[in-house]
Molecule: transfer RNA
Organism: Candidatus Spechtiibacteriota bacterium
RNA sequence: GCCGAUGUAGUUCAACGGUCAGAACAGAGGACUCAUAAGCCUCGGACGAAGGUUCGACUCCUUCCAUCGGCA
Numbered sequence: 001g002c003c004g005a006u007g008u009a010g011u012u013c014a015a016c017g018g019u020c021a022g023a024a025c026a027g028a029g030g031a032c033u034c035a036u037a038a039g040c041c042u043c044g045g046a047c048g049a050a051g052g053u054u055c056g057a058c059u060c061c062u063u064c065c066a067u068c069g070g071c072a
Stems, first nucleotide, its partner, number of pairs: 001071007010025004018055001027043004048064005
């Protein structure tokens, strides 16, 4: 330099172009207990960036950024 893949919550992962972006673990609070843990109830928290297409974009297109892989 060229090609490809991936980017969503603190972490690991979901999510036909549409109706609240969800789950598990983690975190906070509560209840329970003599106390702690486990289990139970509740809560907060995210679409890599910018444009475009569309009535409507996490999803499709373009560029950029980051990570990984391959070729040279």